Source information
The RNA shown here (SAM riboswitch aptamer (S box leader)) has 129 nucleotides. Rfam family: SAM riboswitch aptamer (S box leader). Rfam links the family to the GO term regulation of gene expression. Model confidence (mean pLDDT): 80 of 100.
RNA sequence: GUCUCAUUCAGAGUGGUUGAGGGAUCUGGCCCUUAGACGCCACGGCAACCGAUCAAGGCUUUAAUUCAACCUUGACGACUAGGUGCCAAGUCCAGCUUAAACCGGAUGCCGGUUUGGGGAAAAUGAGAC
Numbered sequence: 001g002u003c004u005c006a007u008u009c010a011g012a013g014u015g016g017u018u019g020a021g022g023g024a025u026c027u028g029g030c031c032c033u034u035a036g037a038c039g040c041c042a043c044g045g046c047a048a049c050c051g052a053u054c055a056a057g058g059c060u061u062u063a064a065u066u067c068a069a070c071c072u073u074g075a076c077g078a079c080u081a082g083g084u085g086c087c088a089a090g091u092c093c094a095g096c097u098u099a100a101a102c103c104g105g106a107u108g109c110c111g112g113u114u115u116g117g118g119g120a121a122a123a124u125g126a127g128a129c
Stems, first nucleotide, its partner, number of pairs: 001129008013043005021032003026095004044087003049083002051079001053075006091121001096118010
């Protein structure tokens, strides 16, 4: 980097450094920002994806059981080895599609607003290549 799967309305900031943009990309909106943002570093914290721990079931074995390993499911919660991740705003919101309500144009159609569903994209993790 590509593919697959899962999750994304919760949570968690101080200091130093830097110095003008930043919130992934494009468009629109809305925000953050010289009262110093973004980034980086240190420390602190949050969460619980993998892992750990516990339980049940399965598989295996055997004459029959049991244990271990492995697999599945559930629990626990920060852990008693660790690996990541994250710490403005829902992934900041919308864009594509669809449902309902309302409004307008005047016809079973179009446009707009609001609310919801799905998708796309993105991020993170796990697995495969």